[in-house]
RNA sequence: CAUCCAUCGAGACCGGCUGAGGGACAGGCCCUUAGAAGCCGGGGCAACCCAACGCAGCGCAAGCUGCGUGAAGGUGCCAAUUCCUGCGGCCCGCCCCGUCAUCGAGACGUAGAGGCGUCGGUCGGAAGAUGGUUG
Numbered sequence: 001c002a003u004c005c006a007u008c009g010a011g012a013c014c015g016g017c018u019g020a021g022g023g024a025c026a027g028g029c030c031c032u033u034a035g036a037a038g039c040c041g042g043g044g045c046a047a048c049c050c051a052a053c054g055c056a057g058c059g060c061a062a063g064c065u066g067c068g069u070g071a072a073g074g075u076g077c078c079a080a081u082u083c084c085u086g087c088g089g090c091c092c093g094c095c096c097c098g099u100c101a102u103c104g105a106g107a108c109g110u111a112g113a114g115g116c117g118u119c120g121g122u123c124g125g126a127a128g129a130u131g132g133u134u135g
Base pairs, nucleotide, nucleotide: 001135002134004132005131006130007129008128013042014041015040016039017038021031022030023029025086026085027084028083043078044077045076048074049073052069053068054067055066056065057064058063082127087124088123089122090121091120092117093116094115095114096112097109098108099107100106
């Protein structure tokens, strides 16, 4: 770097150095000199891999698989749902249009092959992040 698989609505902060930016990208919105990002020290969260242990299944066996406990080791993470939206389906709402009706209000949409809606909902996708497999 690529591939495949899993997860992404929960959780977790202080100090030192330094000094303007940061939240991947774009648009929003937000954080920031009451100090951004980065580096260093300490602390914590979690449980993907994994030491150890338990249960179940398979196996002659070695062992494999699943679930759970655990947290020593390898990563990761510690503002906001992956901060929101980014593409599409469906639903809903509004507008327009058509038909019907009417003094008007309004009803319906069967082909209306229409528009809009981060100031709607839902499902999926894309992108991204993290871990693990393989190359």

The prediction has a mean pLDDT of 78. Predicted 3D model of a 135-nucleotide RNA (SAM riboswitch aptamer (S box leader)) from Lysobacter enzymogenes. Taxonomically the source falls in Lysobacter (Bacteria, Gammaproteobacteria, Lysobacterales, Lysobacteraceae).